[in-house]
RNA sequence: GUCCCCGUAGCUCAGUCGGAUAGAGCAACUCCCUUCUAAGGAGUAGGCCGUGUGUUCGAAUCACACCGGGGACG
Numbered sequence: 001g002u003c004c005c006c007g008u009a010g011c012u013c014a015g016u017c018g019g020a021u022a023g024a025g026c027a028a029c030u031c032c033c034u035u036c037u038a039a040g041g042a043g044u045a046g047g048c049c050g051u052g053u054g055u056u057c058g059a060a061u062c063a064c065a066c067c068g069g070g071g072a073c074g
Base pairs, nucleotide, nucleotide: 001073002072003071004070005069006068007067010026011025012024013023019057028044029043030042031041032040050066051065052064053063054062
C1' cells in the first nucleotide's frame, strides 16, 4: 500500500431479512430469605448501537468518508 473481518450496557455477546418501546447472560444496586456469609428468590438502574454525512415515511441494520482493533498478501 491492497484486501477481509470486527466496533451494540461495566464485561461477553445476540439482533445485520430496514418496521413501531434495542435484548440476554454475568457484574452493580435495592428488597426477601439466613444468626452471619454464600447459594436461592423478586425487582431496579445502566445504551443517543465507534464518529459524521446521505438514502428512506422509517436506519443498530443500506451507501460513502473517517477513527479504532484484528488478520491475509506484498